[in-house]
RNA sequence: GGAGUCGGCCAGGCAGUCGCUGCCGGUAUAUCCGGUGGAGGAAAGUCCGGGCUCCACAGGGCAGGGUGCCAGGUAAUGCCUGGGGGGCGUGAGCCCACGGAAAGUGCCACAGAAAACAGACCGCCUAAGCACCCUUCGGGUGCCGGCAAGGGUGAAAAGGUGCGGUAAGAGCGCACCGCGCGGGUGGCAACACGCCGCGGCACGGUAAACCCCACCCGGAGCAAGACCAAAUAGGGGAGCAUUGGCGUGGCCCGCGUCGCUCCCGGGUAGGUCGCUACAGGCGUACGGUGACGUGCGUCGCAGAUGAAUGACUGUCCGAGACAGAACCCGGCUUAUCGGCCGACUCCCCGU
Numbered sequence: 001g002g003a004g005u006c007g008g009c010c011a012g013g014c015a016g017u018c019g020c021u022g023c024c025g026g027u028a029u030a031u032c033c034g035g036u037g038g039a040g041g042a043a044a045g046u047c048c049g050g051g052c053u054c055c056a057c058a059g060g061g062c063a064g065g066g067u068g069c070c071a072g073g074u075a076a077u078g079c080c081u082g083g084g085g086g087g088c089g090u091g092a093g094c095c096c097a098c099g100g101a102a103a104g105u106g107c108c109a110c111a112g113a114a115a116a117c118a119g120a121c122c123g124c125c126u127a128a129g130c131a132c133c134c135u136u137c138g139g140g141u142g143c144c145g146g147c148a149a150g151g152g153u154g155a156a157a158a159g160g161u162g163c164g165g166u167a168a169g170a171g172c173g174c175a176c177c178g179c180g181c182g183g184g185u186g187g188c189a190a191c192a193c194g195c196c197g198c199g200g201c202a203c204g205g206u207a208a209a210c211c212c213c214a215c216c217c218g219g220a221g222c223a224a225g226a227c228c229a230a231a232u233a234g235g236g237g238a239g240c241a242u243u244g245g246c247g248u249g250g251c252c253c254g255c256g257u258c259g260c261u262c263c264c265g266g267g268u269a270g271g272u273c274g275c276u277a278c279a280g281g282c283g284u285a286c287g288g289u290g291a292c293g294u295g296c297g298u299c300g301c302a303g304a305u306g307a308a309u310g311a312c313u314g315u316c317c318g319a320g321a322c323a324g325a326a327c328c329c330g331g332c333u334u335a336u337c338g339g340c341c342g343a344c345u346c347c348c349c350g351u
Base pairs, nucleotide, nucleotide: 001347002346003345004344005343006342007341008340009339010338012316013315014314015313016312017311018310020038021037022036023035024034025033026032040322044333045332047331048330049329050328051327052221053220054219055218064217065216066215067214068213069083070082071081072080073079084098085096086095087094088093099212100211104210105209106206107205108204121151122150123147124146125145129143130142131141132140133139134138159177160176161175162174163173164172178201179199180198181197182196183195184193185192186191225273226272227271228270235264236263237262238261239260240259244258245257246256247255248254280299281298282297283296284295285294286293287292317320
């Protein structure tokens, strides 16, 4: 100097004018005036996890859904950190639903002989058996067969290399590698081992296919929910009015209903709360590899309900992306102009 990897941060600045809104103060409410606060790193998707609220609930099981190497962190998680295993990269680093295919079922297109109780297209062989021929006592042809080493197909073809062996071959035998089982050692564990023994080897792939195993999960969501509470209609109770009206009935009693006053409760409009101060931000010390935790100090940082956070002008620069809170918080994912900082890797050059 070039190319790259990882982590963190900023998200137009300043000034003026006119508006909107929470709070505080001035006020006697209203109005007005002054001060002060007023979107994001994702406020988004609503995909996970929790707080909070109401409903349900003895306990257990089934169904259904989710998660899926190990350990830790956390309020909790499908998140994060550290580690193990596998894959990619020269490397810094990156990616992985990473339990079980020896419990069962299903599926495996095309090609291919055969796709799972293996199989024989090309090929290799003719030792054994049968027939025939030539017969030099061995050879040839055919039948019956044998093989899975070589070729070919495929994403995948039933361990690999070598030696022996054989008619030709084959874990058929052996050595090494691989695989499985048991043990040992190290590690909390996942797991590892250029430690030991046994087994010729027995088993294709697929579980974000059914399934099996282990663990987790009650439902609904701030329009949750709580409180105050008109008018009208209706409900309950008490009293008054009853020689009252109407209904029942032939009539009386009785019962029901109609009137007035007061009280009570539910509930609508409306209002208040929930509502923003918290698993909070920043700094620092300590513990920890780290995620994170603990202590101390410090800060106050939107809270609306037709729902504010805007518009215009000037100026500067690098000409400004994606995008707008609605109960709150922790994650993940997705969108995003341009730029800054730190750590690290590879290549080239100079000293």

Bacterial RNase P class A from an Ectothiorhodospiraceae bacterium, 351 nucleotides, folded computationally. The RNAcentral record of the sequence draws on ENA. Taxonomically the source falls in Ectothiorhodospiraceae (Bacteria, Pseudomonadota, Gammaproteobacteria, Chromatiales). It is recorded under the gene name rnpB. Its mean pLDDT, the model's own confidence on a scale to 100, is 77. Of the family's consensus pairs, 95% are formed in the model.